[in-house]
Context: one part of a larger RNA
RNA sequence: UACUGGUUAAGGAACUCUGCAAUAUGACCCUGUAACUUCGGGAGAAAGGGUGCCUUCGAGGGUUAACGCUCUUGGAGGUCACAGUAAAUCGGGAGCAGCGACUGUUUAUCAAAAACACAGGACUCUGCUAACACGCAAGUGGAUGUAUAGAGUCUGACGCCUGCCCGGUGUUGGUAGGUUAAGGAAGAGGGUUCGUUCACUUCGGUGGACAAAGCUCGCGACCGAAGCCCCAAUAAACGGCGGCCGUAACUAUGACGGUCCUAAGGUAGCGAAGUUCCUUGUCGGGUAAGUUCCGACCUGCAUGAAUGGCGUAACGACUGCUCUACUGUCUCAACCAGUAACCCGGUGAAAUUGUAGCCGUGGUGAAGAUGCCACGUUCCCGCAGUGUGACGGAAAGACCCCGUGAACCUUUACUGCAGGCAGAUAUUGGUCUCGGGCAUUCUCUGUGUAGGAUAGGUGGGAGGCUUUGAAGUUUCGGCGCUAGCCGAGAUGGAGCCAACGUUGAAAUACCACCCUGAGGUUGUCUUAGUUCUAACUCCGAUUCCCGUAAUCCGGGCGGAGGACAGUGUCUGUUGGGCAGUUUGACUGGGGCGGUCUCCUCCGAAAGAUUAACGGAGGAGUUCAAAGGUACCCUCAGCCUGGUUGGCAAUCAGGCAACGAGCGCAAUGGUAUAAGGGUGCUUAACUGCGAGGCUGAUCAGCCGAGCAGAGACGAAAGUCGGACAUAGUGAUCCGGUGAUUCCGAAUGGAAGGGUCAUCGCUCAUCAGAUAAAAGGUACUCUGGGGAUAACAGGCUUAUCGCUCCCGAGCGUCCAUAGCGGCGGAGCGGUUUGGCACCUCGAUGUCGGCUCAUCACAUCCUGGGGGUGGAGAAGCUCCCAAGGGUUUGGCUGUUCGCCAAUGAAAGUGGUACGUGAGCUGGGUUCAGACCGUCGUGAGACAGGUCGGUCCCUAUCUGCUGUGGGCGCACGAAACUUGAGGAGAUUCUUCUUUAGUACGAGAGGAUUUUGAAGGACGUUCCUCUGGUGUACCAGUUGUCGCGCUAGCGGCACGGCUGGAUAGCUAUGAACGGAAAGGAUAAACGCUGAAAGCAUAUAAGCGUGAAGCCCGCUCCGAGAUUAGGUUUCGUUGCGGCGCAAGCCGCGAAAGUCCCCUGGAAGACGACCAGGUUAAUAGGCCGGAUGUGUACAUGCAGUAAUGCAUUUAGCUAACCGGUACUAACGGACGA
Repeated sequence: UACUGGUUAAGGAACUCUGCAAUAUGACCCUGUAACUUCGGGAGAAAGGGUGCCUUCGAGGGUUAACGCUCUUGGAGGUCACAGUAAAUCGGGAGCAGCGACUGUUUAUCAAAAACACAGGACUCUGCUAACACGCAAGUGGAUGUAUAGAGUCUGACGCCUGCCCGGUGUUGGUAGGUUAAGGAAGAGGGUUCGUUCACUUCGGUGGACAAAGCUCGCGACCGAAGCCCCAAUAAACGGCGGCCGUAACUAUGACGGUCCUAAGGUAGCGAAGUUCCUUGUCGGGUAAGUUCCGACCUGCAUGAAUGGCGUAACGACUGCUCUACUGUCUCAACCAGUAACCCGGUGAAAUUGUAGCCGUGGUGAAGAUGCCACGUUCCCGCAGUGUGACGGAAAGACCCCGUGAACCUUUACUGCAGGCAGAUAUUGGUCUCGGGCAUUCUCUGUGUAGGAUAGGUGGGAGGCUUUGAAGUUUCGGCGCUAGCCGAGAUGGAGCCAACGUUGAAAUACCACCCUGAGGUUGUCUUAGUUCUAACUCCGAUUCCCGUAAUCCGGGCGGAGGACAGUGUCUGUUGGGCAGUUUGACUGGGGCGGUCUCCUCCGAAAGAUUAACGGAGGAGUUCAAAGGUACCCUCAGCCUGGUUGGCAAUCAGGCAACGAGCGCAAUGGUAUAAGGGUGCUUAACUGCGAGGCUGAUCAGCCGAGCAGAGACGAAAGUCGGACAUAGUGAUCCGGUGAUUCCGAAUGGAAGGGUCAUCGCUCAUCAGAUAAAAGGUACUCUGGGGAUAACAGGCUUAUCGCUCCCGAGCGUCCAUAGCGGCGGAGCGGUUUGGCACCUCGAUGUCGGCUCAUCACAUCCUGGGGGUGGAGAAGCUCCCAAGGGUUUGGCUGUUCGCCAAUGAAAGUGGUACGUGAGCUGGGUUCAGACCGUCGUGAGACAGGUCGGUCCCUAUCUGCUGUGGGCGCACGAAACUUGAGGAGAUUCUUCUUUAGUACGAGAGGAUUUUGAAGGACGUUCCUCUGGUGUACCAGUUGUCGCGCUAGCGGCACGGCUGGAUAGCUAUGAACGGAAAGGAUAAACGCUGAAAGCAUAUAAGCGUGAAGCCCGCUCCGAGAUUAGGUUUCGUUGCGGCGCAAGCCGCGAAAGUCCCCUGGAAGACGACCAGGUUAAUAGGCCGGAUGUGUACAUGCAGUAAUGCAUUUAGCUAACCGGUACUAACGGACGA
């Protein structure tokens, strides 16, 4: 000193983020018990009282033959103590809120919660081979259950409730239309070539064109499901639930109105909330004082109804606030015990460690030095402490950035896969019906105008139909252009139609073949449906038969279903269920923003080139003329004149070198025009290209000239687009055209090459892929001080301070006090800038503790000015000695408030101080709310919860020793170089109610007293403690029992208390005086005949400086001084000086007895000639009347002997015990 315990005066939460921690409470019996309430609770509410021991009188049990033993319980009386659950065990209580109903569960190892669960509520799915889940499957769970069952999701007891929106997404339902795969398929085309044909022919053949069948290639009308589009429903599905303007007899507000938008515009309730930024909102309550708390208000940044809203009794190791009780939490600490520490003996780790002969300050320096420079300081070495630094140890920083790192998670990122749904096909067969296609066959159908009238076409044709029932009438059906036509039945009983006229065409008079459309038959294909049974599946659990022992397996028999289902293959669709990946760079950190290619100018420093997230602008084209050529012309602007006509239209004249125009940006250029016209035209050509510019490469640019074929011009000539500089994209891949290229035995073909050309906002524009977004606080890894957050450094815009100038204010007057616009500096406390040390770690806010420095001074001290009468102030100068409060709120620094006070200073010190403490805030993992996001998740938004390690090597510091030195050895006493400490303030009083002042008020100076804070010392007093003292007492055990004692229970508890140690107690201190000064004020006094405090000279002048006061101090290596004590003998060597050895001096030490001294050393008192300690004796002090005996009482108990007995550390005395015995030393 720490830890674990004990006690504590006065106060009583003032402590602190928070009553954290520790007290307090506590057992049993009795009394009594509020709001509220779900009537159960709340409740052990709260608040009170009692409790020992003895005697006596009862009552009720058990047991016993009885005596008795024993258990429970009531009354009365007595008696002792500070205290009777005497120890131990053993709730503190109350109130107001939040959240969650509750009991439960959870992050084993930092979160126990408001999170999870829960009973209850709701929605959705599921009819049994259930849904759902696991599995490749077989199979299993669900369930040996059956919708009062099971599964999934949300909500979360209970009470009152649960509004509006179906536009989006999802889900469910619908299916006319659109779209749509595999598959099917009419048909068309390509290739090949039997053959046909043409041309040429050297008659061998060659070449061209067309081209059957077959084979083959790629197309393909049409048929073809789900899905999607589409139409509805659905919110206790995912989700969502507005803006502006005006308006009422004061103002304010806006019941009301207008308007825009929406799918609908937030209802009830609640509301600065666990949600409110501004915000400590405003008001009220509580407090001396309230960022918290409670109640309200409503301006809800950004409440709100089963992502449930609002209440709510009970409950909670939950969170906030208050009161009471209580206390060492605190004011403010003290003492005690034990265990560590320390000393001795034994045993004996660890991290760490470049080597160390390991100081301070200032400076320097990769920017914070033990190690460099300078100065200072310092004899050598320990031990105990402390924790300033060694950018201490530990962990290749977890924050931040980077990596064409990783991992998980998400989704309407990309691409896939399982799974689901749907179709085709195989397994897979028969019948029938409806519909559709095709073919066949039969029957009908047909209106332009003209015309008897509804003339389909062509051909034949002069007759045809009719008792096998004509015309007509009537009923029904069909078609229809509403005129009629066709068919069937009935009636009727003999006719009807054609040829003639009209017409492009002549008769349905009749026959044949056809067309349009309709209907029917038959065949075939097909869709849908029905049905059958034989594939296939299932069942026979009220127990079918057999193998056979068999709830298996197989077969049989019977039944149910049935070409479906199931399964295989192909296909479409769905598909974060799962997987693999992507998710750019630059960047004064990163992100957000901006940018990324090309052109022009400046920057750019007179060649070229030249950077920045430097300053300004443009391009991603256009034009068939805005190109070529030949010829011609000159603009803008201004002045004058002139019809409408004006500043400005067109006309005329003049001036006008370029200010116009040149498609567009800017620059350069340009009138000889590149500008403006007109004519003719296409060089906006093909094949090339000497030579250059530019240039890493790839690219880009200029280009005379040659050949061909052209345009214009009389010609010379000019023309390979445009006044120039932007108007863009490599390679791969693919398309189109051309081609004397290649052609996998040959011929072809397919395919490729070459030339031309087309397809990229590949704009991240030298272009990773045809195809790609996010989250991580659950995180991980490799790196970086190449790069941020803290701190340092540099800078000082900002900030703070000073000075200069003096516009103005100040009645007057720039400067008592202020000071516009400006200017010059200083500082390095703010916010920044930079990114220099540190990312193989420099711990970050605030508080506590302990400080230290600066002065730009808050107080106190000294002064100048004053718009200073006095007092009180204002302002400036000097001055850093000392001082600079306690509380309420909040994590706060800060701030506000309350109360004091002389004052409640400003800053630095790694925003001093975490190897000193704390851990409230911030800043890991859990959770809630609001907001954002589809989501994972996110938020300098809020909220509840949440592991702070280190035994000290060096240095520094605080102490304390050893060695050696200080030229003889010692013992004392000192000097004081130097260092440290201290240094204070107030009130009252006297001067004096004086100076001053009209008064009110009210001093300077001087005297005395008291006090606060601080410090030193002490323990007489007041108290505390006092585990070696005394007493009381509970439980239990022991000494055989009684008595009396002892042990244990925190010293068991309780009441006191000596010494010592202590504060809250006691005493004392700061001074006075002196010296030199600061600001300031003077004397004499020139330079400068004056003036002047100054230049020479001499003074006054402050809590400040030096002394004075206290302490340390000669290692003050400069080692000082004084006094006293000892300084002698023998032997050896040596010429001597001297050296060596022995014995002895003063003295000292070891050792021993001890100590109000002490970690150990040390220091002090002693060591027999002795009171050092113990013992003993006496006393003091404390406790409070011992044991024993006697007496009284039934007993507990009381009284007497007895102010007894006992009594630590205190005081005095006394050798009884122990201080024995050694060594060193001129």
Predicted 3D model of a 1226-nucleotide part of an RNA (large-subunit ribosomal RNA, half B) from a soil metagenome. RNAcentral holds the full RNA, with entries from MGnify. Its Rfam family is "Bacterial large subunit ribosomal RNA".